[in-house]
RNA sequence: GACAAAGGCAAACCCUGCGAAAGCCGGGGACGCAAAGCCACGAGGCUAACGCGCAGAGCAUCGCGCUACGCUAGUCGGGCCGCCGAA
Repeated sequence: GACAAAGGCAAACCCUGCGAAAGCCGGGGACGCAAAGCCACGAGGCUAACGCGCAGAGCAUCGCGCUACGCUAGUCGGGCCGCCGAA
């Protein structure tokens, strides 16, 4: 970063599976992506199992609030690696 070339990835949605959930793996499928390749270091966002508090309550089940040790790299920043070579 080009009305270039060779390619690559794969949103939503559907299906199997895993997970408490967010979400993720695999298959199908393409909204798009010059890093939409990899990495949770910083920020933001999502979830709330465990834990804590509250209410209810005979017990149990259940509800509400807080909370990441969970998730998101296709939210942003940052780090590392990478194809091609016009202006």